The RNA shown here (c-di-GMP-I riboswitch aptamer) has 85 nucleotides and comes from Peribacillus asahii. It was read from a public genome assembly, where an Rfam model found it.
[in-house]
C1' cells in the first nucleotide's frame, strides 16, 4: 500500500408497534420503543427493482393503465470509523 479476515474497546443507526403532525396515497417528520444492521452513512434524472394512483387516458359500468409522487433497512454506486491476524 494491496487482499482477505471479524475477535475486542469506543460508539452509531433504530424494525415492527403506539401517539402527534403532513399527504389523496404510498409514505415521511418528530416522540416512545429498540427488530436487527460493520455501511442499516449518502445518492432516487447513473443503472435495476418495488410501492402508490391524486391528476390525466381507456371504458356502459365493474375496473383498467399511468410518475412528475414515493422505498436505497431490495439490487446497486459513491465515500467512511476501530484495529487482529
Nucleotide at each position: 500500500u494491496a487482499u482477505a479476515u471479524u475477535a475486542a474497546a469506543a460508539g452509531g443507526u433504530a424494525c415492527a408497534a403506539u401517539c402527534a403532525a403532513g399527504g389523496a396515497a404510498a409514505c415521511u417528520u418528530g416522540a416512545u420503543g429498540u427488530c436487527a444492521c460493520a455501511a442499516a452513512g449518502c445518492u432516487a434524472u447513473c443503472g435495476g427493482g418495488g410501492c402508490u394512483a391524486a391528476g390525466g387516458g381507456u371504458u356502459a359500468u365493474c375496473a383498467u393503465c399511468u410518475a412528475u409522487g414515493c422505498c436505497a433497512g431490495c439490487c446497486a454506486g459513491c465515500u467512511g470509523c476501530c484495529g487482529u491476524u